Bacterial small signal recognition particle RNA from Opitutales bacterium UBA2995, 97 nucleotides, folded computationally. The sequence was found by an Rfam model in a public genome assembly.
RNA sequence: GGCCGGGUCCCACGGGUGUUGGACAGGCGAACUCCGCCAGGACCGGAAGGUAGCAACGGUAGUCAUGAUCUUGCUAGCCGUGGGUAACCUGGUCAUC
Numbered sequence: 001g002g003c004c005g006g007g008u009c010c011c012a013c014g015g016g017u018g019u020u021g022g023a024c025a026g027g028c029g030a031a032c033u034c035c036g037c038c039a040g041g042a043c044c045g046g047a048a049g050g051u052a053g054c055a056a057c058g059g060u061a062g063u064c065a066u067g068a069u070c071u072u073g074c075u076a077g078c079c080g081u082g083g084g085u086a087a088c089c090u091g092g093u094c095a096u097c
Stems, first nucleotide, its partner, number of pairs: 001094008009084007018074002021071003024067002026064003034059003042051003
């Protein structure tokens, strides 16, 4: 110095990690100006019955630094696969001095 291989480096893909949103489940849950149903009571009626409707109950909006769950987007550093050659490092081999 040549060739081959490996590494650093770059790119792509995949994984994983982390994280946002959503779903599901759970908790709480719009006192009064969410819905339903409305005990008691109130009102109308001679009566039958009716009206409005508080509490309670159920649900909804919402909310949770709840989750051995699912899913979406993104994902530095990390892992794997493939590729890239400029430079550097390194191993082998050949040749020359």